[in-house]
RNA sequence: GCUUCUAUAGCUCAGUAGGCAGAGCGCAUCCUUGGUAAGGAUGAGGUCACCAGUUCGAAUCUGGUUAGAAGCU
Numbered sequence: 001g002c003u004u005c006u007a008u009a010g011c012u013c014a015g016u017a018g019g020c021a022g023a024g025c026g027c028a029u030c031c032u033u034g035g036u037a038a039g040g041a042u043g044a045g046g047u048c049a050c051c052a053g054u055u056c057g058a059a060u061c062u063g064g065u066u067a068g069a070a071g072c073u
Base pairs, nucleotide, nucleotide: 001072002071003070004069005068006067007066010025011024012023013022019056027043028042029041030040031039049065050064051063052062053061
């Protein structure tokens, strides 16, 4: 220098023939208990890495940028 892959909640990750952004763990409150743990209920938490483009509509498609990983030279 070139190619490919990855980037989504605090952590680990789902989510693609474009149409309400999710799960597990963790966190908060409550119930339960003599008190813990366990269990149950409810809830908070997201600019879907960033900038543009296409589209009625983009996490998803296109181009570029950044960061990480792998390969080639």

Transfer RNA from a Clostridiales bacterium, 73 nucleotides, folded computationally. The source organism's lineage runs through Bacteria, Bacillati, Bacillota, Clostridia and Eubacteriales. It matches the Rfam family "tRNA". The family's RNA type in Rfam is transfer RNA. The coordinates come from a structure-prediction model, not an experiment, and the mean pLDDT is 81.